[in-house]
RNA sequence: CGUAGGUAACCUACCCCAUGGACCGGGAUAACUUACCGAAAGGUGAGCUAAUACCGGAUAUGACCACGAAGUCCUCGGGCUUUGCGGUGAAAGAUGGCCUCUGCUUGCAAGCUAUCACCAAGGGAUGGGCCUGCGAGCCAUUAGCUAGUUGGUGGGGUAAUGGCCCACCAAGGCUCAGAUGGCUAGCUGGUCUGAGAGGAUGGCCAGCCACACUGGGACUGAGACACGGCCCAGACUCCUACGGGAGGCAGCAGUGGGGAAUAUUGCGCAAUGGGCGAAAGCCUGACGCAGCGACGCCGCGUGGGUGAUGAAGGCCUUCGGGUCGUAAAGCUCUGUCGGGAGGGAAGAAAUCCCGUUGGACCAAUAAGCCAGCGGGUUGACGGUACCUCCGAAGGAAGCACCGGCUAACUCCGUGCCAGCAGCCGCGGUAAUACGGAGGGUGCGAGCGUUGUUCGGAAUCACUGGGCGUAAAGCGCGUGUAGGCGGCUCGCUAAGUCCGAUGUGAAAUCCCGGGGCUUACCCCCGGAAGUGCAUCGGAUACUGGUGGACUAGAGUACCGGAGAGGAAGACGGAAUUCCUGGUGUAGCGGUGAAAUGCGUAGAUAUCAGGAGGAACACCGGUGGCGAAGGCGGUCUUCUGGACGGAUACUGACGCUGAGACGCGAAAGCGUGGGGAGCAAACAGGAUUAGAUACCCUGGUAGUCCACGCUGUAAACGAUGGACACUAGGUGCUCGGGGUAUUGACCCCUCGGGUGCCGUAGCUAACGCAUUAAGUGUCCCGCCUGGGAAAUACGACCGCAAGGUUAAAACUCAAAGGAAUUGACGGGGGCCCGCACAAGCGGUGGAGCAUGUGGUUUAAUUCGACGCAACGCGAAGAACCUUACCUGGGCUAGACAACGUUGGAAAAAUCCAGAGAUGGAUUCCUCUCGCAAGAGACCGGCGGUUCAGGUGCUGCAUGGCUGUCGUCAGCUCGUGUCGUGAGAUGUUGGGUUAAGUCCCGCAACGAGCGCAACCCCUGCCCCUAGUUGCUACCAUUAGUUGAGCACUCUAGGGGGACUGCCCGUGUUAAACGGGAGGAAGGUGGGGACGACGUCAAGUCCUCAUGGCCCUUACGUCCAGGGCUACACACGUGCUACAAUGGAUAGUACAAAGGGUUGCAAACCCGCGAGGGGGAGCCAAUCCCAAAAAGCUAUCCUCAGUUCAGAUUGGAGUCUGCAACUCGACUCCAUGAAGGUGGAAUCGCUAGUAAUCGCGGAUCAGCACGCCGCGGUGAAUACGUUCCCGGGCCUUGUACACACCGCCCGUCACACCAUGGGAGUCAGUCGUACCGGAAGUCGGUGUUUCAACCUGCAAGGGAGAUAUCCGCCUAUGGUAUGGCUGGUGACUGGG
Repeated sequence: CGUAGGUAACCUACCCCAUGGACCGGGAUAACUUACCGAAAGGUGAGCUAAUACCGGAUAUGACCACGAAGUCCUCGGGCUUUGCGGUGAAAGAUGGCCUCUGCUUGCAAGCUAUCACCAAGGGAUGGGCCUGCGAGCCAUUAGCUAGUUGGUGGGGUAAUGGCCCACCAAGGCUCAGAUGGCUAGCUGGUCUGAGAGGAUGGCCAGCCACACUGGGACUGAGACACGGCCCAGACUCCUACGGGAGGCAGCAGUGGGGAAUAUUGCGCAAUGGGCGAAAGCCUGACGCAGCGACGCCGCGUGGGUGAUGAAGGCCUUCGGGUCGUAAAGCUCUGUCGGGAGGGAAGAAAUCCCGUUGGACCAAUAAGCCAGCGGGUUGACGGUACCUCCGAAGGAAGCACCGGCUAACUCCGUGCCAGCAGCCGCGGUAAUACGGAGGGUGCGAGCGUUGUUCGGAAUCACUGGGCGUAAAGCGCGUGUAGGCGGCUCGCUAAGUCCGAUGUGAAAUCCCGGGGCUUACCCCCGGAAGUGCAUCGGAUACUGGUGGACUAGAGUACCGGAGAGGAAGACGGAAUUCCUGGUGUAGCGGUGAAAUGCGUAGAUAUCAGGAGGAACACCGGUGGCGAAGGCGGUCUUCUGGACGGAUACUGACGCUGAGACGCGAAAGCGUGGGGAGCAAACAGGAUUAGAUACCCUGGUAGUCCACGCUGUAAACGAUGGACACUAGGUGCUCGGGGUAUUGACCCCUCGGGUGCCGUAGCUAACGCAUUAAGUGUCCCGCCUGGGAAAUACGACCGCAAGGUUAAAACUCAAAGGAAUUGACGGGGGCCCGCACAAGCGGUGGAGCAUGUGGUUUAAUUCGACGCAACGCGAAGAACCUUACCUGGGCUAGACAACGUUGGAAAAAUCCAGAGAUGGAUUCCUCUCGCAAGAGACCGGCGGUUCAGGUGCUGCAUGGCUGUCGUCAGCUCGUGUCGUGAGAUGUUGGGUUAAGUCCCGCAACGAGCGCAACCCCUGCCCCUAGUUGCUACCAUUAGUUGAGCACUCUAGGGGGACUGCCCGUGUUAAACGGGAGGAAGGUGGGGACGACGUCAAGUCCUCAUGGCCCUUACGUCCAGGGCUACACACGUGCUACAAUGGAUAGUACAAAGGGUUGCAAACCCGCGAGGGGGAGCCAAUCCCAAAAAGCUAUCCUCAGUUCAGAUUGGAGUCUGCAACUCGACUCCAUGAAGGUGGAAUCGCUAGUAAUCGCGGAUCAGCACGCCGCGGUGAAUACGUUCCCGGGCCUUGUACACACCGCCCGUCACACCAUGGGAGUCAGUCGUACCGGAAGUCGGUGUUUCAACCUGCAAGGGAGAUAUCCGCCUAUGGUAUGGCUGGUGACUGGG
C1' cells in the first nucleotide's frame, strides 16, 4: 500500500435533525496622531479609540471530575441505561422591518419581528486517528539480531491504545516458514501480453501514501509539524551605505542545464467545481477552451467511367517480340478536402433584476421569505461547427522490401574492393544477397529503423520438463526438523464442498442501448470482478481426538553360510642380507647393448642365521559388507543378513534440509620399522633431441601406532522405500517333497547374484521382476559452450589443499546416439614383378635429347609427384614461328556486301635487304543471238565487318591421362528402421572376376567381368599368280609342266571341365589323368563400369565472356627457339677376351617405292657420282639382315678396348649448311678399368642380345612406331615395403590423416583478478560541542482586567531571563561495507 475486520482506546470546523440558552459587568489595543532610529528590511517611545477581539461574575438540562446504588449487556477487562450527593465549566452580537403593548414621542428606543451569527450539550452525516489478520521485490558469497531491547508495576503524555516517554523490577523478544544486513523500488484500481495459468509494468485518469532547497523544530488551528506560514542550522542565489537584510516553480506558462526525447511567458471564468459573502460579487494557471508536435487512435481525400494504332519513351530480348499498360493521351462524368461568397448555431440553466400568482409569518392588505409563472440580463471557444452557392480534375503519395525464413526478378556497374547482414550467410569477372535502373510485392498519410515488454520458449515446466550415455543422483551411512503414511468404529468440523449476507470505490475491460453525418470518443443501464469476511449447512476424503485390529515394522526361539569388523598368537614358500663350505670367470641385463656386480672370488650350489613384507595352489561374472573395501592358520570379542516354526508388541513406518559418523590411493605430523618394490635423483642406452618409454642403481613412500587430510572414472557414470507387470537358463545360501541304505538326479518354497528375452519404455544405444516398465512418497541435482575443477568472500585444514561459488568478456555453437564414407605404425581373408628368388640396367664416364636455372633484344608457349621432363614436336638452317630487332600496310594476308574498272596470269628491266614500288612486254576467259550473267583480278566505300597462337581449361564442348582391366558401381519392388540408411551386394565355399554354387527377407534387373571382334597356334575345304617345285625336262623354279607341299587369303572345323579318378555338401569348383596341335581365360590385341583428381588441353578444333582494332591484326629481311658456371630426367656408346679386328660363309619377318624405289655396269679408299634396266610392284627395287658359324691375329694393357674432342680434306640435300644439317676419308685419340646413397624393368618365346623396316621428311633419328633372329635364370613363400579388393573394429576426420588439433613464445588490442597504496561514498561505535524549540525547574525581570486594600502595596495568575533533559548541522578518534584509481603482476 491492497483487502477484510476492530476501536468496549478516539476526534470531527463548515452541513442536517432535535433541545435549551444568550444575564450582569470590566479593562485594554491596532489602525490613526506624534517624536525618533535604520541604506534598506524594518523598528522604538508617547498619545487617542472600537468590536462578534480580550477578561470577571451569574445561570447549568446535560457535559466533565470524585464517591455510591440499581438494572442490563459482555470478549469477564469492562460497556450502556437510570439514579443519589458534592465539585467544575457558556455565550455576541449584526442587518432589515414594524409600532400592538411601554418610554420619549417628526420618528426613534426598549420591545416585537425576519434572516444570519453566538453558547451548552445530544444525535446524524462526512472526514480522519489508532490497532489487527492475510497478501504485496532481489541477494544466504548477509546467519545470527536486539538494551527501551521483550514483558510487568507505577506515572507522564495524547483526541485516543501503546516503551510513545520516564522510574523501578524481571530477562526476555525476533530468526532458516529467512530475523539482521545489503541492493532496488512509491503501492493499488489497472495497463501490455498470453488459449489460460502466468510474465512484465504502474505514463494519462482515479484511490491511498510520501515529499515541497537540505536537515531539525515547534506554533496556530477542528484539522499541519503546514508547497506558495514561522524559528534555527547548512548549501546556493540576490540586495547592501558592509552595519545588515531577502529568497525557495516537484503550482501554470517560461528560461538555462542535462538528454535520443517531451508543448504557449495564449484566451476565459461563458460552463463545471471550490473558497469567502445575506447578496451583488470577488478570488480560482482547478477547470473550460485555443496554440505547438502524424506522438497515438479514428474517419476522409488525392478522382470515377470509357479508351488499343496496345502511341511515344524506358527496360528486357532467343531480335520474333515481351513489359510498364487502359496505364497515358483523348472523350465524358462527379465534386469530399483545400479556395471564394453568403447565412450561421447548440452548449444558458441558474443567480440576479422587473412583473405577477399563491402560501406561511405578522397586529398588518408593509417588507422580507418560500413555491410557481412571464419577461429581461450572461459565450472564452468563435463568425467555430453546420448549411447554401460559385469554381475546378484542377492544389494533394509516399515508404520499405524482392537469396531462404517471407509475398515479390531481370539488366548494368563493381570484382573478398566498395559494401550488405535479424539468423543462415552474400561479394575473389557472368552477384535475383553490394550500388543503380526497369519491373514486381507489401503497407499507405504514412512507411521503415532503433529501443523496451510479453509471446512463440514445455527454454524455470502449478497447469507443463528432466537427471545410464546429451547439463543433471550427494562417495556411503545414522538420524533431527519437515514432508508422506496400513485396517476399523465413534466424536469433532480445521482443511474440503454447498448456500446466504456484506464487501470487492469510480473509471477501465465485456454485453445491451443512446448522443456526435460514421468511427475514434462520450453518456445510461447491466454483467463481471475467479478475492476477503461473517452466518448457516454437509461429513465421503485429509487433519484433530478417543477406542479396537494385525497384513507394515519389530522382539523372542532354533539353525546353518560367509576374505564382514577389531585384537592377539602362530606358520611355511619366496626375495634380500650376513657367516661358513664347494667352486671359477664370468654374472647380470637387452631389440641389441652399456652402466652395474665379479679374481679383495661374484653368478651357481650347500649349510646355518637375521629381518621385513605379502599370503601361491584352493580362487570361481564365488562369498561378505552401507560405501570405501575385505583373501595363510588359530583363538577371543563383535556387527549385519538369511532360512524355519511358533509366540508376543500393536503402525512403533518411509524419506530425510541442516547435523553427525565412516570414507581407496596419494599426501601431512610425531614415534617406530624398512626385506622387496619404488616417485624424486644418478648413471647407461634409445633418439635430431629424450628432463620419457628400456636397463643398472636408488631416497621419500609403501608397513606399524596415534592424529590429520576428505578427495577419485568414490561407476551400475543408474538416490532410497513400497506395490504391481510373460518367461527361460546358470551360480550361491537355507528349507520342504518324492525316492533311496546313502549320495546324486528330479519337483518345489524363500534370500542373494549373473545371462537371454515378451510387453512396455527410450533420441538411439539399450533397459527389461536386480527396470531405464507402470504407480505412490521423500531427498539431492540440472537449465547453451568457453571463461570456470576459476576469482573474490566465507568456513575447514599444520600445509598441500578442500567445500561453497560468480562476473566481465567471448563463441554459434558445445554435446548425445546412430548412419554412410575415408583413415589407422587396428584385426581377419585375398590379389598384383608389390616384396622375396633371379637376370639385365639407371645413379659414376663421354655424347645425344628434354627440363630447371641462369643469360639474352628474344632465348615463343604449354606440360610439374606417380599420371611434367627423347612430353605437345611423325623431325626449328629460310619456311615452320606463335618470340626479338628493323622495314612496310590499314577494309587489311583471308570472308560477305555495294559500286566501278579490267582479263587474269606470266615474263623482262630498274631501285631496294626484301616486302614493295616503278617501267615495259603481253593482250582478253566461260555461257549466252543479244542484253547480260558467272569465274578471276584491280581500284573505291563503310556507322555492317575481317583478323588475333591475346586472357580465362576455375565459364565450357570435344578429346585425353589416372586410379585400373581394379571388380566393382547401382536400380525397381518388397521388408526393416522415427530417420540418415540398411537389406539385396552380408554369410559358407569357389574363382582371374559381384565367376559360379549353397544358404538367407528378399525377389529381380541394369552398367561393369566373361563371351561375341582382330592377330597368332592345329586341321580341312576352296582358289593357284607375281607364290611353290615332290615327280618329268633344265646349269639355274629361268622356262615347259603341275597345284601334291610351303605359302597366300577367303570359308569352316577344333576346346566345352566334354570324358575318367579323387576331393568337395549329391553343389559350384579344385587336384590328377586320358585323348589332343592346343586344357582349364591356349598366347597377344582392341575393348576402360559409377566415379575421383575444379587432372591436361581456349596453342588441334569448337565455344560464352573479356580485351586489341594505322594494332595484341598483317607482310618482309635478319636474328632467336640451337645461349651455358650449373642441377635433374630419359637414352646411346663404352669400360672389353662370352671381346675386338680381318677374311669367308648361312638363315628372316614386316614394310616402303612414280615430284618415287632404283638394279646391272663404270669412277671414287669412302660418303658418293655417272648410268639408267626393271617396277604403280607376292613379279622390279630399297636389300647387305645381324648376332651365328668357320679361320687367323690380338693376351689383359687405357690396350688392335673405347671412341669424345680437334685439325685437314670431302660428299649429299637445299635459293642458302656462318650462327645452326647429316654423312665420308685421313689424322687426333679425352673421360671411362662396371659405378656412393639410392633406384628401374622383366615370370617365357618373356628378360637379355642381334640386326631389319616405317612414319615425319628436300636434308637431318642414339627418339618414336613396328618386324623378326638367337634365347635364359628364378618364384621357398606372403613376415615386411608399395598399390588394390572384401568383411570387421575405433574415430574428436567429412576439403575426409597431405585430416583434425594442443601448449609455449613473438606483436597489437579488449575485459578482468591480485597489488605498496591512494581518493570518494555510505553505515556504525565512543566522546566533545550544541542552534532553534517543546517539556521541567527557576523566576529577583515584567504585567491593565480578578481578589484584597482608602491608597501605596500585597496576593493570585502569567511572563522575560537563567538552569536542566532531549537534540540537527558540526568536531575528534576508530571500525565495517561499497566504488574509482594504481607502478607492477596473474591468468582469460